A computed fold for a 701-nucleotide part of an RNA from a Lachnospiraceae bacterium, annotated as large-subunit ribosomal RNA, domain II.
The prediction has a mean pLDDT of 82.
Rfam family: Bacterial large subunit ribosomal RNA.
Lineage of the source: Bacteria > Bacillati > Clostridia > Lachnospirales > Lachnospiraceae.
Context: one part of a larger RNA
Order: sequence, then C1' cells, then structure tokens
RNA sequence: UCCGGCGAGUUGCGUAGACUGGCAAGGUUAAGGAUUAGAGAUCUGGAGCCGAAGAGAAAUCAAGUCUUAAUAGGGCAAAGCCAAGCAAUUGGCAAGAAGUCAGUUAACGCAGACCCGAAACCGGGUGAUCUAUCCAUGUCCAGGAUGAAGUUGCCGUAAAAGGCAGUGGAGGUCCGAACGCACAUCCGUUGAAAAGGGUGGCGAUGAGGUGUGGAUAGGGGAGAAAUUCCAAUCGAACCCGGAGAUAGCUGGUUCUCCUCGAAACAGCUUUAGGGCUGGCCUCAUAAGAGUCAAAUGGAGGUAGAGCACUGAAUACCCAAGGGGGCGUCAAAGCUUACCAAAGGUUAUCAAACUCCGAAUGCCAUGAUGAUGAUUUAUGGGAGUCAGACUGCACGAGAUAAGUUGGGCAGUCAAAAGGGAAAGAGCCCAGACCUACAGCUAAGGUCCCAAAGUGUGUGUUAAGUGGAAAAGGAUGUGGGAUCUCAAAGACAGCUAGGAUGUUGGCUUGGAAGCAGCCAUUCAUUUAAAGAGUGCGUAACAGCUCACUAGUCGAGAGGUGCUGCGCCGAAAAUGUCCGGGGCUAAAACACACCACCGAAGCUUAGGAAUCAUAUGAAAAUAUGAUUGGUAGAGGAGCAUUGUUAGACUGUAGAAGCUGUACCGAAAAGGAGCAGUGGAGGGAUAACAAGAGAGAAUGCCGGA
Repeated sequence: UCCGGCGAGUUGCGUAGACUGGCAAGGUUAAGGAUUAGAGAUCUGGAGCCGAAGAGAAAUCAAGUCUUAAUAGGGCAAAGCCAAGCAAUUGGCAAGAAGUCAGUUAACGCAGACCCGAAACCGGGUGAUCUAUCCAUGUCCAGGAUGAAGUUGCCGUAAAAGGCAGUGGAGGUCCGAACGCACAUCCGUUGAAAAGGGUGGCGAUGAGGUGUGGAUAGGGGAGAAAUUCCAAUCGAACCCGGAGAUAGCUGGUUCUCCUCGAAACAGCUUUAGGGCUGGCCUCAUAAGAGUCAAAUGGAGGUAGAGCACUGAAUACCCAAGGGGGCGUCAAAGCUUACCAAAGGUUAUCAAACUCCGAAUGCCAUGAUGAUGAUUUAUGGGAGUCAGACUGCACGAGAUAAGUUGGGCAGUCAAAAGGGAAAGAGCCCAGACCUACAGCUAAGGUCCCAAAGUGUGUGUUAAGUGGAAAAGGAUGUGGGAUCUCAAAGACAGCUAGGAUGUUGGCUUGGAAGCAGCCAUUCAUUUAAAGAGUGCGUAACAGCUCACUAGUCGAGAGGUGCUGCGCCGAAAAUGUCCGGGGCUAAAACACACCACCGAAGCUUAGGAAUCAUAUGAAAAUAUGAUUGGUAGAGGAGCAUUGUUAGACUGUAGAAGCUGUACCGAAAAGGAGCAGUGGAGGGAUAACAAGAGAGAAUGCCGGA
C1' cells in the first nucleotide's frame, strides 16, 4: 500500500406535535391476583391520571370571578343569532363544549445518549533485584618514584637552638596496570548495542572500588543539588478502580430515486471558530392575498450648489483697540512703510455648515394594466452566525494591496455547458433523459481549429497591433485660422551692405560686437543697426539684418484632432496560445454571409404540479424538473419471527461467467460450470439492517 471481515443516532422514562385505530362527555387502567402447556394471551383489579369551568395569593365564589367603597371601569374566563309561542318548546341559519387510551413516526429533556480520542483528578494497593543515601559484615588496589615527623651518630652550644650524614616511611603525594570514570574525536544512528566500539584521556591508599544482607515509598523517599534518581517510566513511579471522567475541539458516520431548497446577517452573550431569539429554507393546515408598471398624493436634506448661519481662508478699503515715537513726572494731544476686532468690496472652502436643492429609492391610494400563488397566519422540523470576488457610490489606508469596513447589484459558494490559450467570483447561458436533426448568444471565420485569405472607404510602417508615465520630436493623415505671394513671395545663386564715426563714457586698449549711457541721431541711398553672430591684445577679416537682380508658384506660422516614434534595464524562453500576418490575418467606420453552447427549436420518452373530465383507474392541456447544509416523499436489499404456496441428491445455499428484466436506480431473474444440503415466492412483524475513508480494529498478501 492493497484485499477480506468487524466498525458509529440505540434503549428506557417523560414532554409537546403529525398520522393510524378504539371508545367518546367521557377515556384509561397501575401494582397485584386468577386461568392457561405456553404466548407480545384472556379475565380481574377504578387506586390513580387526563378531560368535562373558571376567577383569585388565599379564604372563597362560580358562568362568572378578581380588583375596589362601588352595582363604575378594567383583567382573565364563558357554551350563538333570528322567528313563533304566556311558557315548556318548536323551526331556520350559523357555529361548535372533544377528549382520552394505544400504536407508528420525526424532534427535544433526563440518562455515557452517534462512535473513537486527551493531558489530567481522586481512592486502594505494588515496587529501593535499576538507581540515591544510610546501616551491618566481608573483600580488592601489579610495579616504580618521592622521602614528612620521629630517631641514631658526628659537628656545634655554658646548656639549648641549629647544622651534616644516616635511619625512618608520612601523604584526600607522584608515574602507572587491574579496577573505576567518561574529557576529546572517529565510527555507529531501520546499530552488533533502546547509550556501544576504536584511538587517546582522568582517578588509581582514598570524600577509593566492590560483594552479600538490611533501611527509607509517591500529597512520599533519596539527593557533594542536575527538576537528579526511585526497575529502559519522573515538575510528581507503576497497577487496578471511580470510568463509557470531561472535550464549546479534530477525525469518522455505511443503499437508491423523486419534490423544494438556504445561510455566512441583526440583537444579547467572560461572547467572538460556541450558544439563544429573530431573519432566510422546508412540511402540514387555513385564508385569499402578494409583486411590478403607469397615475395621483406624501415624508425627506443626499448629489449638486451656495455663503444667509457655524467655522476655515485671499486681497484691498475703512476703522475701534493695542505697540513704537514726540510730548516736562503724569495727562491731554500729535504722529506712525507696525499688529488689527467689527463693517464694506472682491475671490474661495466644509462628513460632523445650509438661504437652497434634485435624480433614484421609500410610504400610501383606489378605478387600470401585467404577473399568477410568488403573500399572510398558526403549528412540526431544520441548517446557517469564518463568506469570496466583480461593478457602482463611500469610510480606513498612501484616492497602496489578491488590504480592511459596512451599502446597492451580480456571480461563486450550492452551477455543469460555450468564450476569455490555461483560471471558483469576468462575458454568454441555468444541464429531466435520448438523437450522426436545425437556429442562434458571447466570441469568432489564413493554418493548428468549426466558419470569409468576404465587400467598401480610409489609417498605421511602428510587427504599432501583441504591456507603461511625466516629458520630448520638421513621423504621418484630417479640420480650423493668421501672414506673405505674378505690383513675383519662400529657398538658392549674383551683387551691395556705405558715410559723420574709432558715437560718448570707461579703459593699458574698447574702433558695431568686455562693460556703462541714450528722444540708438543724422547723411548718401534701391538698401544698409551707432549693429545678429564668429573673430582680433585692439584693429583687421568673415557674416547677418536690410536692398537690387536672377528664378517662377506657392511659402511660413499658430492651435485642434486620428494613428504612430523615443522615453522602455532582470533573472528557464521572445509580453499575439503557436505558426505566421503589412492595399493584413493590424486599426477605424459600414455592410453581407457563415461557424459557434447542455440556450432555443424539432422528434421520441419520463416524472412532478395545476386545471378540466371522470365513481375510480386514467385521459387531455399547460407549466415545471442544476443543486451543498437542510426539510418532505417513495422505494430496494440484509438477518430473524409468524402465516404460508412451492422447491431440493434427477443436486439447495454459496462461488464463477453471462449479450436478459426494471423509464432509470438501489436491485432482480434465466442459463452454464463448480459445490454437496437445505432453500423459500407472497402477506405481515421485529431489527446487532447496507462502509471507502475514522494516522480505525483483527487477519492475510
């Protein structure tokens, strides 16, 4: 990992529903007892319970009662009305004073309560054969080294002290085996080993090692102290029990089909991944409504706008007040390129400003139109309380985020199909089944790849298309407008471009051209600046403006707009899915065809609901039939029991194979083989009643 078997909403009591049945103003027995071979049997047993009357705290009263001084009012409760009749009563209409006991079924409560799962807590015991410490009694430590005290002799001293040489053999002394330890490193890490092996290392007469026996026990012991050890277990051992502890948590929870079909929100919550009530779903019963459009009538303070209020904020005018100066201390007073309230003019801003003020949306109305059960009430059952993205108007953030928070709408969630190369949330479109039939949507039509190498007119030259900004540019197309131009423009070419004068000043110099000054003037002219640039130390020189000639038709500027260009650097391989595409297979506008989905249609079939007909069965017509959580309905299979056909050694069950049956499913037959003794239609009943998942359990491969 696979295969096989086992494996999870059960049982009792209670509560309030639904359905079925019995009896009914009543219903029903419990324990116990009797009978019986027995039974889930029959009989007995009326205690008790529920109902038939309520009100009040109660006494109590009673179709009423309580409150109260009240007969008022009010609360709760109650069992009609009309007519006739004097009345009992009768007739009509409407309505109901129905419960109770069982069974079945879904839910809830109490119980382990769908199953598996803690870490823990408590009680009683078992452990010191491991290990820690202690007690008792034994035992072990090759060899070598060093040489304390004491002491002997000699020297020495008054005597001592002291010295030297011997002797001696001390020491948590030294080196180093056994023995003990565990500092380094390598190997080992499904090991040879649940702590080892190799090579080195440390202690090795001591707080030494070790044998045997004994002591200390879990709310405890022991500890040269590490939360260390107490039998491979230690921040509290192990075993059994309370015990199926508890788990708002995780995982798992077994056959089929049909109808409907959510939520991820509000309020409260020691509440936030839980719950309760409401909202949204479903089923039953009842009612007969609901929604939308137009019309009419309303409430409102958003967008916008505005500055009338509240604030913010610009410039100027005017001007209280303040500051400075003058004024003899003080004051009056004068003054000021200082600040400046209020006021005026001008121009602005605001979610928490409003003199104003929409569009939508909301509410209501009853004649109308559309739709057609979409609505409401009561009762049974839920699930949901992590939502996601997209578009729009907003808050937070950085007008960041596949960010975060609400609002409106859509999709996903719970939705398959077609398109977007590929894609939960985008675009189109909502899959009952079958079809080798047709038409379309989005999107497409050169090839991959279904359908146009379609038509017409333009644009683009950048492979733009097929990623991007500020900014930049005689790219190119289309409008608009201004100026010049046959009295000859623009560009080119030829010629001129002069004089007072080197203007004045400045300066070493300043001559058009370092700089400053300025009614930058005047003359000759076709024209020529007291000079546009280059240049010189300064001149010189070249050139421009300006003018003439030549040439002969458009030239120059501004602004708007379409499509392009640059700006443009990243890590597997180039921003079309690829090939490839340029009078396109790109872009714009217009047109005609076609392709294209589970959409629509066509043909056949099924189910559900409604309506009509019908006694029913059914038939006809119409609509509907995606679906998670979930509600409701109908079935299949397994085991056993009762009744009961039938079947089996002329071969049961089981197993293997198989093209059959059922609209389809869970499923069910037939036949053949195998097998070798039971099986079982049908009608009911009762459940240990359906496995693929639980790091499930057991067995096997």